The prediction has a mean pLDDT of 80. A computed fold for a 132-nucleotide RNA from a soil metagenome, annotated as c-di-AMP riboswitch aptamer (ydaO/yuaA leader).
């Protein structure tokens, strides 16, 4: 100075030199449940679900299997900073992990919830539209 993420910003009380913090209200984002119609046509453990890009398919080691590790392919996400956004390309990286608890399609009114945490990575080429 920037990244990844919804995760920011105002206000009120506490507290502290003070900022951080704890408690409450909003605004903005984000996300869950919730009819008609639709759509499903059975359900009753091979349980189902939800956040989240993080998912499907084969293959190889291991004597062999489970764990484990490594490829390979199709998908899918990130970064790729003269200010800001949008797109394309060379390049680099990821494809986690947590929750609900027998139960949820969609889904107007409605209802309910978060508003964290984690980085120090990058200064290649290009085309658009706006500010200055």
């Nucleotide at each position: 100075c920037g990244c990844c993420g919804a995760g920011u910003c105002c206000c009120c009380g506490g507290g502290u030199c003070a900022u951080g913090c704890c408690g409450g209200g909003g605004a903005g984002c984000g996300g869950g449940g919730g009819a008609c119609c639709c759509a499903g046509u059975u359900g009753u453990g091979u349980g189902g679900g939800g956040c989240g890009a993080g998912u499907c398919a084969g293959g190889u080691c291991c004597a062999g299997a489970g764990c484990g590790a490594c490829c390979u392919g199709a998908g899918g996400c990130g970064c790729g900073a003269g200010c800001u956004c949008u797109u394309u390309c060379a390049g680099c990286g990821c494809c986690a992990g947590c929750c609900c608890g027998u139960c949820a399609g969609c889904u107007a009114a409605c209802c309910c919830c978060g508003u964290a945490g984690g980085c120090c990575g990058a200064c290649g080429a290009a085309a658009g539209a706006g500010a200055a």
It matches the Rfam family "c-di-AMP riboswitch aptamer (ydaO/yuaA leader)". Its family is annotated with cyclic-di-AMP binding and regulation of gene expression in the Gene Ontology.